Description:
Predicted 3D model of RNase P RNA and transfer RNA as a complex of 430 nucleotides. It holds a member of the Rfam family "Bacterial RNase P class A". The family's RNA type in Rfam is ribozyme. Gene Ontology terms of the family: ribonuclease P activity, dimeric ribonuclease P complex and tRNA processing. The coordinates come from a structure-prediction model, not an experiment, and the mean pLDDT is 80.

RNA sequence: GGAGGGGGCCGGGUGGCCGCGGCUCUCGCGAGCUGAGGAAAGUCCGGACUCCGUAGGGCAGGACGCUGGGGAAAAUCCCAGGCGGGGCGACCCGUGGAAAGUGCAACAGAGAGCAGACCGCCGGCGGCAACGCCGGUAAGGGUGAAACGGUGAGGUAAGAGCUCACCAGCGUGCCGGGUGACCGGUGCGGCUAGGCAAACCCCGUCCGGAGCAAGACCAAGCAGGAGGUUGGGUGGCCCGCCCGCUGCCUCCGGGUAGGUCGCACGAGGCGAGCGGCAACGCUCGUCCCAGAUAGAUGGCUACCGCCGGGAAGCUUGCUUCCCGGGCACAGAAUCCGGCUUACAGGUUCCCUCCUACC
RNA sequence: GGGCCCGUAGCUCAGUGGUAGAGCAGGGGACUCAUAAUCCUUAGGUCGCAGGUUCGAUCCCUGCCGGGCCCA
Repeated sequence: GGAGGGGGCCGGGUGGCCGCGGCUCUCGCGAGCUGAGGAAAGUCCGGACUCCGUAGGGCAGGACGCUGGGGAAAAUCCCAGGCGGGGCGACCCGUGGAAAGUGCAACAGAGAGCAGACCGCCGGCGGCAACGCCGGUAAGGGUGAAACGGUGAGGUAAGAGCUCACCAGCGUGCCGGGUGACCGGUGCGGCUAGGCAAACCCCGUCCGGAGCAAGACCAAGCAGGAGGUUGGGUGGCCCGCCCGCUGCCUCCGGGUAGGUCGCACGAGGCGAGCGGCAACGCUCGUCCCAGAUAGAUGGCUACCGCCGGGAAGCUUGCUUCCCGGGCACAGAAUCCGGCUUACAGGUUCCCUCCUACC
Repeated sequence: GGGCCCGUAGCUCAGUGGUAGAGCAGGGGACUCAUAAUCCUUAGGUCGCAGGUUCGAUCCCUGCCGGGCCCA
C1' cells in the first nucleotide's frame, strides 16, 4: 500500500423569537424547571403487576434441547468451552436421540432399505459365425440427492471381508486427562451400521387462563322482557374443589361516551475501586430522567459542521462566494429483560492474509 | 394500545412434502339470419416477499410486507 474478519460509539451543534404537554410558585398577569429512541417499531419470546370465589390431579396440547457458567423474575438471552462443517487465515455456520418403534424418498435407474443385475466379466450348453439359453459374480461402466467401507496383497473360472495387513468408521472393556460435553492411549468384537425428527415419535425440563380497553373508585343516566337452573366459577376434556336455588348465567332491549387512581424511584442511569479468562458480581460515590388521553415534544431565524450542485481565482486541488423545503431510520401511551427488523453518513478499537522497503 | 386470522390465475376457491388445478371471466372456432345459451379448443401463475430445513417446499420453520376481525 492492497484485500478482508470481528466488535463499540455517535447519528447534526450552539444561540434568539414564537408555540405546545407536564410539575412547582402566584389572587391573577405571569415566572422558573423539564419534555422521545437505539431501535420508542414488529408484538416474536419472557417476566413484573392486576383480575378470574383456587390455579389440585390426569389426559390432550404447546415451548425448549451439546457441556459448564452468568444475571437471576424468566426466557429462544449472554460468556467460555466441546464436536462437526466451511475458509490459506482472522473468523463464520450448525448442535438431544435415526442399533425403541412407525413412516417417507417423485423422476431416473436392473435395483431405494436386512435391495439388486441393464451393460460388463467368468463357466457350461447350442451354433460355422453373429449370437442365444442356463448358471455364477458384484471388481469396472451406467442411473440417481443417496447404491450396503477405502487402498494393497493373497485367493479364484471370474470375483467378492472370502482371507490378511494398514486406514476410516461402529460397539464394548481398561488406563490417563477434564467439573463436564469430550479428548488421548490400548485390548477385544463383528467386518459396516445410510438420510430425514423445522415427519409422527422417544427421552429430559418447563407451562392454569386472560390481559392496563387488565382492574379499583367516584359521578351521571336507564325500562324492562324472554329463556335456563341436570347451573355457574372453568379456559380443549374428565375428575376434584368452591358458590348457589328470594341467587346466578345466557340472549334481546334500554342508558352512559365524564373524572380520579393504576401511572413512573426503577430487576434505574453514570463514575470509581476490587474479584473473575469472560458474561458478570460486590462495595462506595453521585443523579432524578417524558407522562399525553385524539393524544405535547414543533415552527421561523442567525452562525458553524457535513453532503450535493454551480461560478470565479489560480499554487490543479485548494480558496472564496452563491444555491438547497439537503443531513438516515423512525417516533413514547402500564413498565422491564431479550430477540428480530429498519438505519444516509461519520468515528474508533482489536485481528488476519498478500506485497514492497528498512 | 392489546388479542386473533388470512394472502394460490382477472374474480371466487381446492390442493398441506414429488414440481399446481376447478368454476366463472378472457381469446379462437362450431351452431344461428344475428345475439345469448350450449359444445370444442386455447392462453394466463416469481403460489405476497426473503432466508432456512430437506435430494426436493404452495405445504414445515423463522423474519418482513399487505389486508381483515374482535376488545373499554